The RNA shown here (glmS glucosamine-6-phosphate activated ribozyme aptamer) has 156 nucleotides and comes from an Acidobacteriota bacterium. The source organism's lineage runs through Bacteria, Pseudomonadati and Acidobacteriota. Of the family's consensus pairs, 82% are formed in the model. It was read from a public genome assembly, where an Rfam model found it. It matches the Rfam family "glmS glucosamine-6-phosphate activated ribozyme aptamer". Rfam describes the family as follows. This entry contains a glucosamine-6-phosphate activated ribozyme that is found in the mRNA for GlmS. GlmS is an enzyme that uses fructose-6-phosphate and glutamine to generate glucosamine-6-phosphate. It is annotated as a riboswitch. The coordinates come from a structure-prediction model, not an experiment, and the mean pLDDT is 79.
RNA sequence: GUUCUCUUCAUAGCGCCAGCCCUCGCAUUGCGAGGCGACGAGGAAGAGGGAGUAUCGAAACGUUCGGCGGAUGCCCUCUCGGCUGCUCACAGUCGUGACGAGCUGGAAUAAAAUUCAGGAGUGAUCCUGGGAACAGAAACCGGCCCGAUGUGAGUG
Numbered sequence: 001g002u003u004c005u006c007u008u009c010a011u012a013g014c015g016c017c018a019g020c021c022c023u024c025g026c027a028u029u030g031c032g033a034g035g036c037g038a039c040g041a042g043g044a045a046g047a048g049g050g051a052g053u054a055u056c057g058a059a060a061c062g063u064u065c066g067g068c069g070g071a072u073g074c075c076c077u078c079u080c081g082g083c084u085g086c087u088c089a090c091a092g093u094c095g096u097g098a099c100g101a102g103c104u105g106g107a108a109u110a111a112a113a114u115u116c117a118g119g120a121g122u123g124a125u126c127c128u129g130g131g132a133a134c135a136g137a138a139a140c141c142g143g144c145c146c147g148a149u150g151u152g153a154g155u156g
Stems, first nucleotide, its partner, number of pairs: 014069004019065001021035006039057003045079006080095005086154005099147002102144005115130006
């Protein structure tokens, strides 16, 4: 220095690259080696399966393009749990702030980009640190309104 094994930590705009593009070298229309290829917010009852471009804006304005894989989203089965006046069974609906839909008010709330400084590299580019600003959805606090709010037995 390399390989293998074990353990720990981190990781979901998370990992990877053969297309396009860019850089360097050799060369002459190709070859080789590299570079880029998602900025945060939001999202998990457990197990399994299926499908698969799975929410929100910011930036940029070929590329956050294109491709592959994965992912807390979606559907199904089971288990567990909440609710359906009390208990039980079934059924329905949802998932721990635990019926569904629509409209609406309030408050809350980023990081990159940009800029400055430094570092690595022939270069494309990459890394570190400082300063400062601006979102929307979800969730939260309300309001209006529509639908659903079960069956059987028992008890009060």